[in-house]
RNA sequence: GUCCUCGUAGCUCAGUAGGAUAGAGCAUACGCCUUCUAAGCGUACGGUCGAGCGUUCGAAUCGCCCCGAGGACG
Numbered sequence: 001g002u003c004c005u006c007g008u009a010g011c012u013c014a015g016u017a018g019g020a021u022a023g024a025g026c027a028u029a030c031g032c033c034u035u036c037u038a039a040g041c042g043u044a045c046g047g048u049c050g051a052g053c054g055u056u057c058g059a060a061u062c063g064c065c066c067c068g069a070g071g072a073c074g
C1' cells in the first nucleotide's frame, strides 16, 4: 500500500433482505427472603448503535469518507 472481518449499556453479546417505544445475560443500586452471608426472586439504573455526510416518509441496518481493533498478501 491492497483486500477481508469487526466496532451496539461498565463487561460478554443478540438484533443488519430498512419500519412500530433499541434488547438479553452479567455487573451495580434498592427491596423481598434468610439469624447472618451466599444463592434465589422483584424493581430500578445504564445507549443518542465508533465520528461525519448522504439516500429515504423512515437508517443500528444501505452508500461515501474518516477513526480504531484484528487478520491475509506484498
Stems, first nucleotide, its partner, number of pairs: 001073007010026004019057001028044005050066001052064003

Model confidence (mean pLDDT): 82 of 100. Transfer RNA from a Bacilli bacterium, 74 nucleotides, folded computationally. It was read from a public genome assembly. It matches the Rfam family "tRNA". Rfam's curators write: Transfer RNA (tRNA) molecules are approximately 80 nucleotides in length. The family's RNA type in Rfam is transfer RNA. Gene Ontology term of the family: triplet codon-amino acid adaptor activity. The organism belongs to Bacilli, within Bacteria.